[in-house]
RNA sequence: ACUGAAAAAGGCAAACCUGUCGAAAGGCAGGGACGCAAAGCUACCGGUCUAAGGGCUAUACCUACGACAGCGGUGCCACCAGAU
Numbered sequence: 001a002c003u004g005a006a007a008a009a010g011g012c013a014a015a016c017c018u019g020u021c022g023a024a025a026g027g028c029a030g031g032g033a034c035g036c037a038a039a040g041c042u043a044c045c046g047g048u049c050u051a052a053g054g055g056c057u058a059u060a061c062c063u064a065c066g067a068c069a070g071c072g073g074u075g076c077c078a079c080c081a082g083a084u
Stems, first nucleotide, its partner, number of pairs: 001084001002082003011036002016031006034070001040076002044073003047068003053062002
């Protein structure tokens, strides 16, 4: 450099529950493990979610400056191992 088959060290932690922040999506902390070889970081590209606000008699409806990296891609960095 390549690869993640096997084995192993170590790591992360879905759903759900509790607390907390938030309008919500969702975040954070604790419990908990469905899974993960980048499930480490990054909203740059695509995608998805939300809609405080706008609008309406009321709905409908519209909007990201909010969010998702455990949806895919790009970029950056890294542990262990060796069928190379």